[in-house]
Context: one part of a larger RNA
RNA sequence: GGAUGAACGCUGGCGGCAUGCCUAAUACAUGCAAGUCGAACGGACGGAAAGGAAGCUUGCUUUCUGGAAGUCAGUGGCGAACGGGUGAGUAACACGUAGGUAACCUGGCCAUCACAGGGGGAUAACUACUGGAAACGGUAGCUAAAACCGCAUAGGUAAGGAAGAGGCAUCUCUUGCUUAUUAAAGGGGCUACGGCCUUGGUGAUGGAUGGACCUGCGGCGCAUUAGCUAGUUGGUGAGGUAGAGGCUCACCAAGGCGAUGAUGCGUAGCCGACCUGAGAGGGUGAACGGCCACAUUGGGACUGAGACACGGCCCAAACUCCUACGGGAGGCAGCAGUAGGGAAUUUUCGUCAAUGGGGGGAACCCUGAACGAGCAAUGCCGCGUGAGUGAAGAAGGUCUUCGGAUCGUAAAGCUCUGUUGUAAGAGAAAAACGGGUAUCAUAGGGAAUGAUGAUAUCGUGAUGGUAUCUUACCAGAAAGCCACGGCUAACUACGUGCCAGCAGCCGCGGUAAUACGUAGGUGGCAAGCGUUAUCC
Numbered sequence: 001g002g003a004u005g006a007a008c009g010c011u012g013g014c015g016g017c018a019u020g021c022c023u024a025a026u027a028c029a030u031g032c033a034a035g036u037c038g039a040a041c042g043g044a045c046g047g048a049a050a051g052g053a054a055g056c057u058u059g060c061u062u063u064c065u066g067g068a069a070g071u072c073a074g075u076g077g078c079g080a081a082c083g084g085g086u087g088a089g090u091a092a093c094a095c096g097u098a099g100g101u102a103a104c105c106u107g108g109c110c111a112u113c114a115c116a117g118g119g120g121g122a123u124a125a126c127u128a129c130u131g132g133a134a135a136c137g138g139u140a141g142c143u144a145a146a147a148c149c150g151c152a153u154a155g156g157u158a159a160g161g162a163a164g165a166g167g168c169a170u171c172u173c174u175u176g177c178u179u180a181u182u183a184a185a186g187g188g189g190c191u192a193c194g195g196c197c198u199u200g201g202u203g204a205u206g207g208a209u210g211g212a213c214c215u216g217c218g219g220c221g222c223a224u225u226a227g228c229u230a231g232u233u234g235g236u237g238a239g240g241u242a243g244a245g246g247c248u249c250a251c252c253a254a255g256g257c258g259a260u261g262a263u264g265c266g267u268a269g270c271c272g273a274c275c276u277g278a279g280a281g282g283g284u285g286a287a288c289g290g291c292c293a294c295a296u297u298g299g300g301a302c303u304g305a306g307a308c309a310c311g312g313c314c315c316a317a318a319c320u321c322c323u324a325c326g327g328g329a330g331g332c333a334g335c336a337g338u339a340g341g342g343a344a345u346u347u348u349c350g351u352c353a354a355u356g357g358g359g360g361g362a363a364c365c366c367u368g369a370a371c372g373a374g375c376a377a378u379g380c381c382g383c384g385u386g387a388g389u390g391a392a393g394a395a396g397g398u399c400u401u402c403g404g405a406u407c408g409u410a411a412a413g414c415u416c417u418g419u420u421g422u423a424a425g426a427g428a429a430a431a432a433c434g435g436g437u438a439u440c441a442u443a444g445g446g447a448a449u450g451a452u453g454a455u456a457u458c459g460u461g462a463u464g465g466u467a468u469c470u471u472a473c474c475a476g477a478a479a480g481c482c483a484c485g486g487c488u489a490a491c492u493a494c495g496u497g498c499c500a501g502c503a504g505c506c507g508c509g510g511u512a513a514u515a516c517g518u519a520g521g522u523g524g525c526a527a528g529c530g531u532u533a534u535c536c
Base pairs, nucleotide, nucleotide: 001536002535003534004533006532007531008530009529010528013383014382015381016380017379018378019376020375021341026339027338028337030336031335032334035078036077037076040075041074043072044071045070050065051064052063053062054061055060056059085294086293087292095218096217097216098215099214100213101212104211105210109207110206111205112204113203114202115201117151119149120148126141127140128139129138130137131136155182156181157180158179159178160177162175163174164173165172166171186199187198188197189196190195220266221265222264227257228256229255232254233253234252235251236250237249238248239247269291270290271289272288273284274283275282276281296317297316298315299314300313319330320329321328322327347373349372350371351370355369356367357366358365359364386416387415388414389413396407397406398405399404421473422472423471424470425469426468435458436457437456438455439454440453441452442451480525481524482523483522484521485506486505487504491520492519493518494517495516501508502507
């Protein structure tokens, strides 16, 4: 000199864009953060249109039938493994980079081919009875499905043996045979009742995407850590897994690592990047992006394409809460917020309008992701606090050799401007694409619904009456902080008298202090300026 997620002191006008618990991975009141689908299913509520009857006031009331729209607990499907947070652990194939898998998986999506035949038994909801303070149940009965289970068939898979081809050692691929095993589901719309359209279902093959595993190399401190290791190292066989493997087990052998630093201890998430530097290097790993790990602590599996699962389950532990003492409930390292710790870090805000995600055919619903607003000079950038003229060099302050010098064109005065500000008005700006409705066209079809495209129309903005613009008005409302002995730009006076004090280093102060304190002046930076801490 540069830099910071900074803090502290003094000061503080505005805007844009960023950033904001670095400490206690401490404990958490309260609210919200993951739902959705009635076009899968039975049902419950609801009750429109329409029809009948009665009363009659002849167009109303009551009642019966009827059952549209809509809503909902439950069964079922998909999602909840994404998104969001944190960095405790981890010195490790965790990460980065380059490869390998002839040792693997992959829901939804895309392409191609084929199929969807025929049956069965339950169960929630519901009803009845009933246990419990509650959380939550129990028994009996009824019912549906795209829930569940057989059968058929296809293809696949596995094993056996046959032929052929290929490679990288174990081997891999193709063809056909035998045995074993293994599928499915419907819904909606239209109809000329023949069927058509659409969405979903099943199998196979391939793709894409996402993951899993293995390997070379790379990135840390201590040798005042020198030996470490029994599933340890290897083999055979088996189990397990999507899959290779001591991953696990039985048996056999005695190996394996280490001064090129094993083992141990300490520290630490890694990287793209960021800071500095001419570079080489050195330091850091906030925000943004990629990967990993974790979700009160420890362990475990279930479901599922995917988890050993932050807002799922079970067990143990600590803590908190409820209790009728028998038993139950909870997990902010999601967004806000509270207490605590600390030098120190924000609102219990608005909206799904956009982008994106989940569900749905869609309308739409959900979304503390996200977009916005609020707070904070925390940082960067920009603007302003006026411009021109003005010598009687005013008054006043300070110094003085008392002549004057200086603050100083500075002020006043005169002439302007209106950035910003204040007031009024304009501005439903851009951010809007998609969507609904109607019409037309295109391909196919016998037609209709449907699909695609075009046109017209309808409405959709949290931010926000914001940005921006116009008009009017007033120099009016907007400057501080640090330093002035040398390094280092900038000096005098007074006070003090080795005192009070200053100080980054040298050092200053003991009666003429440019070094302490105050004043005037000057220098530097400026809505900031200094100090402290840390890095280069």
The part of an RNA shown here (small-subunit ribosomal RNA, 5' domain) has 536 nucleotides and comes from an Erysipelotrichales bacterium.
Model confidence (mean pLDDT): 81 of 100.
It matches the Rfam family "Bacterial small subunit ribosomal RNA".
Lineage of the source: Bacteria > Bacillati > Bacillota > Erysipelotrichia > Erysipelotrichales.